Group I catalytic intron from a Rhodospirillales bacterium, 178 nucleotides, folded computationally. Model confidence (mean pLDDT): 82 of 100. The sequence was found by an Rfam model in a public genome assembly. The source organism's lineage runs through Bacteria, Pseudomonadati, Pseudomonadota, Alphaproteobacteria and Rhodospirillales. It matches the Rfam family "Group I catalytic intron". The literature on the family includes a 1996 paper in Science by Cate et al., "Crystal structure of a group I ribozyme domain: principles of RNA packing". Rfam's curators write: Group I catalytic introns are large self-splicing ribozymes. They catalyse their own excision from mRNA, tRNA and rRNA precursors in a wide range of organisms. The core secondary structure consists of 9 paired regions (P1-P9).
RNA sequence: CGCAAGACUUAGACAGAUUUGAGUGCUUAGGUGGAAACACCUUACGUAGAACUCGUCAAAUUCGGGGAAACCUUUAGAAUGGCAAUCCCGAGCGAAGCCCGGAAAUGGGAACGUGUAGAGACUUGACGGCGAGCACCUAACGCGAAAGCAAUGGUGAAGAGAAAGUCCAGCGCACAAA
Numbered sequence: 001c002g003c004a005a006g007a008c009u010u011a012g013a014c015a016g017a018u019u020u021g022a023g024u025g026c027u028u029a030g031g032u033g034g035a036a037a038c039a040c041c042u043u044a045c046g047u048a049g050a051a052c053u054c055g056u057c058a059a060a061u062u063c064g065g066g067g068a069a070a071c072c073u074u075u076a077g078a079a080u081g082g083c084a085a086u087c088c089c090g091a092g093c094g095a096a097g098c099c100c101g102g103a104a105a106u107g108g109g110a111a112c113g114u115g116u117a118g119a120g121a122c123u124u125g126a127c128g129g130c131g132a133g134c135a136c137c138u139a140a141c142g143c144g145a146a147a148g149c150a151a152u153g154g155u156g157a158a159g160a161g162a163a164a165g166u167c168c169a170g171c172g173c174a175c176a177a178a
Base pairs, nucleotide, nucleotide: 001006008023009022010021011020012019013018024048025047026046027044029042030041031040032039033038052133053132054131055130056129057128062091063090064089065088066087067086071082072081092114093113094112098109099108100107101106118168120167121166122165123164124163134156135155136154137153142149143148
């Protein structure tokens, strides 16, 4: 501040205040694309105000591989090693929607997913996929004498390396028995 829940997310340190790492949006500066809105890449000090609704899908969940900070370890300082937030790749495989082919069965393809939990099993969905809608921004094309109107263009963050749960595993504590 908010009716309340709550007060960026996540993993450490700490009794806590606070702080460290990683990521997110806003803000500064630069670059690229674009008519613009805006997007992407890089960057720096700060900051956490804002970030919509409805419907629909629930399958694959396998085999391999690579990268990771703070912290712990050790030390004069380091290497190494540990833990691990987490960033990815190849092959295979996959629900709905999309594209191509087919009369059909179904085949092929792109995106996306799986792989990627505390070892793991399962259920449900969303912050995920798909489809609508809503709000806001822009105005190329189009319309218009002009003013201007008007999306087929954009914005509405990240968290799912298991989210909400049920189980299981692990660790700790208490009790009971041997």